[in-house]
This is a predicted structure of a 78-nucleotide RNA (c-di-GMP-I riboswitch aptamer) from Anaerolineales bacterium UBA4823. The sequence was found by an Rfam model in a public genome assembly.
RNA sequence: AACAGAAAAAGGCAAACUCAUUGUGAAGUGAGGGCGCAAAGCUGAGGAUCUGAUCAUUCAGAAAGUCUGGCUGCCUGU
Numbered sequence: 001a002a003c004a005g006a007a008a009a010a011g012g013c014a015a016a017c018u019c020a021u022u023g024u025g026a027a028g029u030g031a032g033g034g035c036g037c038a039a040a041g042c043u044g045a046g047g048a049u050c051u052g053a054u055c056a057u058u059c060a061g062a063a064a065g066u067c068u069g070g071c072u073g074c075c076u077g078u
Stems, first nucleotide, its partner, number of pairs: 002078004012037002017032006035065001041071003045068003049062005
């Protein structure tokens, strides 16, 4: 540096749901919780999805735990 994740260790993240709170909403944040995750770390660039406005075209948003792409990274093995 590349490839792989069978076994192991250290640590990490946190679905549903509940409570509080913010938002018209999708959803966000905090606490509890733990289904799962080797990028479930970052990125909204492309597609799909979702919300609001709009007759429509479209515009403005949400979401990285939907797929693709970009950047970075722990451990182990070869």
The prediction has a mean pLDDT of 85. Lineage of the source: Bacteria > Bacillati > Chloroflexota > Anaerolineae > Anaerolineales. Of the family's consensus pairs, 95% are formed in the model.